[in-house]
RNA sequence: UGCUUAUCAAGAAAGACGGAGGGAAAGGCCCUGUGAAGUCUUAGCAACCUGUCGCUGACAAGGUGCUAAAUCCUUCUCCCUUUUGGGUGAAAGAUAAGAU
Numbered sequence: 001u002g003c004u005u006a007u008c009a010a011g012a013a014a015g016a017c018g019g020a021g022g023g024a025a026a027g028g029c030c031c032u033g034u035g036a037a038g039u040c041u042u043a044g045c046a047a048c049c050u051g052u053c054g055c056u057g058a059c060a061a062g063g064u065g066c067u068a069a070a071u072c073c074u075u076c077u078c079c080c081u082u083u084u085g086g087g088u089g090a091a092a093g094a095u096a097a098g099a100u
Stems, first nucleotide, its partner, number of pairs: 001099001003098006013042005021031003025075004043067003048063002050060004071092001076089001078087003
């Protein structure tokens, strides 16, 4: 980065500084002075790349990533439902590994 592929209902927080926002967008619904964002430290989760081995797998944790809520929910399409509603697929987004 108007590209490709895979995954996204699991999992995992304390402290210091900071001082009002944050959850991508819109709508909703939430979190937040019992301290938001951000920065730092320490800890943890996971296993995409990576490494090792006795290689349909197991283990490790070097490079990333992550540590409120399903990607917090919905959005566009289709199906079911008398109804608030339930479900499928897509789009968008995030992350990784590639590609350019």
This is a predicted structure of a 100-nucleotide RNA (SAM riboswitch aptamer (S box leader)).
The prediction has a mean pLDDT of 84.
Its Rfam family is "SAM riboswitch aptamer (S box leader)". From the family's description: The SAM riboswitch is found upstream of a number of genes which code for proteins involved in methionine or cysteine biosynthesis in Gram-positive bacteria.